[in-house]
Context: one part of a larger RNA
Parts: sequence; C1' cells; structure tokens
RNA sequence: UGACGGGGACUCGCACAAGCGGUGGAGCAUGUGGUUUAAUUCGACGCAACGCGAAAAACCUUACCAGGCCUUGACAUCCCUUUGACCGGUGUAGAAAUACGCCUUUUCCCUUCGGGGGACAGAGGAGACAGGUGGUGCAUGGUUGUCGUCAGCUCGUGUCGUGAGAUGUUGGGUUAAGUCCCGCAACGAGCGCAACCCUUAUCAUUAGUUGCUAACAUUAAGUUGAGAACUCUAAUGAGACUGCCAGCGACAAGUUGGAGGAAGGUGGGGAUGACGUCAAAUCAUCAUGCCCCUUAUGGCCUGGGCUACACACGUGCUACAAUGGCCGGUACAAUAGGUUGCUAAAUCGCGAGAUGGAGCCAAUCCCCAAAACCGGCCUCAGUUCAGAUUGUAGGCUGCAACCCGCCUGCAUGAAGCCGGAGUUGCUAGUAACCGCAGGUCAGCCAUACUGCGGUGAAUACGUUCCCGGGCCU
Repeated sequence: UGACGGGGACUCGCACAAGCGGUGGAGCAUGUGGUUUAAUUCGACGCAACGCGAAAAACCUUACCAGGCCUUGACAUCCCUUUGACCGGUGUAGAAAUACGCCUUUUCCCUUCGGGGGACAGAGGAGACAGGUGGUGCAUGGUUGUCGUCAGCUCGUGUCGUGAGAUGUUGGGUUAAGUCCCGCAACGAGCGCAACCCUUAUCAUUAGUUGCUAACAUUAAGUUGAGAACUCUAAUGAGACUGCCAGCGACAAGUUGGAGGAAGGUGGGGAUGACGUCAAAUCAUCAUGCCCCUUAUGGCCUGGGCUACACACGUGCUACAAUGGCCGGUACAAUAGGUUGCUAAAUCGCGAGAUGGAGCCAAUCCCCAAAACCGGCCUCAGUUCAGAUUGUAGGCUGCAACCCGCCUGCAUGAAGCCGGAGUUGCUAGUAACCGCAGGUCAGCCAUACUGCGGUGAAUACGUUCCCGGGCCU
C1' cells in the first nucleotide's frame, strides 16, 4: 500500500423480510456423470459446466469404430512426358469407393503454313511439398464469461514524508452515480457515470397507396364510387428542464408535497461494460510459435456409433383435476416468414393427408387466427382426471425411416390425489396463465432458443439477521 476478520460506523441490491408461483415426489423430454461398448468423437466442471459449443447427429454432418481401398495424394504452386479435351449418355464387377470399357463430341492465340512456340484443360511420372478436428489456451493473437452497469480506476504539476508512499479521491450534506454543493495544500485533467444513439408513450406539419371509412350513395363484404376527417404508415419538428408554486435545508446542492400536463423528477425498455481479477474459457470458428505423424495421427467409401442403460444429478414439459374435463356455438391481436417458396377456393378422406391450381417476388394474396372468454350438458372418482407404454392400420419427407424421424385413426390405458430436508424466480403491464411467429431445416426427435401479443395480480412494516457489493476506520 493492499487483502482478510465469527472488528466498528454508514450504505446499496428480489440479499433478507412481506407476498405470488415453482423445483425437490410421478411419467416423459433433454444435457451431464457413471457404467457398458469395437466405438459410445471432442470440449465445457462452484457461482461464471450440465435444453452449454449444437439456430436441427437416419446417410451427409462426423471429428469416433469395423471393414474395403489410395499414397505428390480430396486441395495449392513449380518441372518433364503425352493427349485434345472438358461436358453428356451408358455397360460389366463390386456394399460403395473404385477398376475395366463403349457411344457422342472435339479447344484457343501467334506463325516463315512442313512444322514450331505459347495459353487452357485432362492423363501419367519424379520430387520439392501438400495434409493433420494430432499435443500444448500454462508459449500466443483474436474473441468471450465473471465480479458488474458495481462506481469506481488513474495521471500532470505542486506540497508533505529519509523512504515505501500520502495528498488530490478524505471531511459535512446530497445523489442511481467520484452526481452535485460547501469546506479543505492542493490546483487541474483523463478513462468510467450522465448525456448524445435506437425504441416506446402525446401532439403538430407534410404525404394518402396496396393501408383507413366520419359524412353521401352502393354492396354479401371498404365491395365499388367518393373522401383526406379518423386509424395507420414514415420523414421533419414540438414536448420534460426540478421549468412553476409552497415547505424543509447552510441564502447551496438537493429533497417532500402540489399545479399544469399524454408523460415528473434517469418517464418505460434496449444498445453501451472503466483500470483490472480469475495462468477463467476457447490451438475443435479462425490465425499462430514450438513439438509430433508422413504407404499415416493424411485421404476416399460402405456399414455401425454419437440415440447404449442396474443407477445419480441439473434444466424443462405434462399432470395429479370441478376456478376443472368433454361436446357444441361464437368475438377481439401483434411480431415475423415466403419463388428449389407460401399456397387459396373446390373435390376426396373419420384424420394425418391427397388431388387441384387461383393469387402472391408482398401494408395487396396466402400460411394464420385462434387461445384464454361467453352460454348449455354430464359429473366428487384413480373417474368422461392424467396420458406413459404397447398392439395394429395408415400418411409425409427423403436414394434410404431396422438400428434411429415426425404425424394420424382404432385399441391399450401405467405412475401420479400437490410432493421431506432443502432450494429457486419475480416489485407492474412485472409474476402467473394463454396462445402465435421465426431461425436452423428435405424431414425432424423443439417440451429448446429468440421474439410477439392477449388476460392480468399480491406484497414491500423495515434493514436485526443470511448472501454479495461500495466507502471510511
């Protein structure tokens, strides 16, 4: 000077408390450990690994295993020889890779036209080399997590101290904030805070199609005239600044209440992450030093595996029901995506789906379009709850659903009657409940993830205690 203390003072945070909902018990999904295996590829391990890398493992992916093959190689540059191709169609053997063939077609430029030279492409050959998801994240770059969006971390000059260092940055108030005010041997400054950026909440102006419909006609329908008011869209502006009033305060910073206002004291949300910590993570995104392999630790292919299963843990989904299940009827969204695509009407099928092909390269058309909600009926029990598991019949994608896909019909109907110790999320359009869309993607193991809207609470006395942080001592 720091760090630490079951030392002290002050203070903050869903940290506790006050509440609401979960998890821990069941079944299943998924990840991990363990075990097994020819292989179950690799990485990630307290918070900060475990629905994580992976925004898609049937083949491919794929890195793993078994077998069959190649050795200048699947890929790059250089040299020599040879051919004129390449592409396309096709036969035999084989699991394929591959091996041996056949058919068709037949380059370009310069030129002294005999030929020669060059370019491009294929084949063969020799070697320099290629190649490595092999090792080391404790050799590294880059990127990322975390403390933590916590309020801190420093510098110049001056001053003090023999010096390490101190001061400034401490103190009195205040703030979300090292935010600001006052004081002070300090005076200033930088990186952070805040603001500037995006979005949302209000209004005005401009604009009016593909969007809108108040008034006037019209229709089954904003459908068609028409309108430019409203909604909306998207550009420019306005608006909020403790600006105004009162109390408190040191006449300050500020704070409490009020007015006006769509919004009030950072309005809500996002992006933004200081100096540093953890030899934190990543050599398997990529790049890269060194080491290692070089007829193999490289490369190609088929099949298998990553999906195993006495078990243990994490994260979720579905339930255990009457605030509910089932049947019927019927309103109201938003974000997104679409040409190898989204796919309407109509017809067939109980259904998944099939046929069909209108429209749409998108404020037009389509996927959507409903769910919680309202009304009626049945019914207190392992059931008309719950849906695992299994049998069977089909549908779709794809070369191919046995290992190992999804969906549908019929049948089957397991555990489960609210969960021990413990543990976890959340302070408002939040929790909880409800559905919808997207990326990846042929299909899908999505109950995941990222968004979107609908319905919509309870509680916070307070800071003694648990956990973590800040400042002084």